[in-house]
The RNA shown here (SAM riboswitch aptamer (S box leader)) has 101 nucleotides and comes from a soil metagenome. Of the family's consensus pairs, 97% are formed in the model. The sequence is in RNAcentral, with records from MGnify. Its Rfam family is "SAM riboswitch aptamer (S box leader)". Its family is annotated with regulation of gene expression in the Gene Ontology.

RNA sequence: CAUCUAGAGGGGUGGAGGGACUGGCCCGUAGAAACCCCGGCAACCACCAAGGCUUCGGUCUUGGAAGGUGCCAAUUCCAGCAGGUGGAAGCCUGGAAGAUG
Numbered sequence: 001c002a003u004c005u006a007g008a009g010g011g012g013u014g015g016a017g018g019g020a021c022u023g024g025c026c027c028g029u030a031g032a033a034a035c036c037c038c039g040g041c042a043a044c045c046a047c048c049a050a051g052g053c054u055u056c057g058g059u060c061u062u063g064g065a066a067g068g069u070g071c072c073a074a075u076u077c078c079a080g081c082a083g084g085u086g087g088a089a090g091c092c093u094g095g096a097a098g099a100u101g
Base pairs, nucleotide, nucleotide: 001101002100003099004098009038010037011036012035013034017027018026019025021080022079023078024077039072040071041070044068045067047064048063049062050061051060052059053058076097081094082093083092084091085090
């Protein structure tokens, strides 16, 4: 800096935790975390093609492919701070925090 309401799980080992934190609310002995194998999703980076722009260094758009990451319960599970709306419950917008590149 960009993205985060889409998408994608089986087996083995293991044996009580997990969903970042806090509060909720969930998932879990009909087997959590972690590790391994196989499979899948996606297209950030790298790569290929066409086209636009270019100060000729690059850069942008579209498409392809799938090498490096990432991911495969729930919108980042919801909220946390601020504003708007509302009688309230709640809803909307932005931010923070976090995750990935």